A computed fold for a 72-nucleotide RNA from a Candidatus Niyogiibacteriota bacterium, annotated as transfer RNA. Its mean pLDDT, the model's own confidence on a scale to 100, is 82. It matches the Rfam family "tRNA". Rfam classes the family as a transfer RNA.
RNA sequence: GCGCGCGUAGCUCAACGGCAGAGCGACUGCUUUACACGCAGUAGGUUGUUGGUUCAAAUCCAGCCGCGCGCA
Numbered sequence: 001g002c003g004c005g006c007g008u009a010g011c012u013c014a015a016c017g018g019c020a021g022a023g024c025g026a027c028u029g030c031u032u033u034a035c036a037c038g039c040a041g042u043a044g045g046u047u048g049u050u051g052g053u054u055c056a057a058a059u060c061c062a063g064c065c066g067c068g069c070g071c072a
Base pairs, nucleotide, nucleotide: 001071002070003069004068005067006066007065010024011023012022013021018055026042027041028040029039030038048064049063050062051061052060
């Protein structure tokens, strides 16, 4: 340099073009003498970024940025 793949919550990952979720973690409450376990709940996201298509984009298209793999 060329090709392919990936980027969504603190972490690991979901999500037919139609209200962004789960597990773990954090926090609060219950339980306990206390802790842990367990149970109930709460918070946490400008979906890497800039544009385009569309009534509507995490999802489709393009550029850029970052990461990984392959070829040279």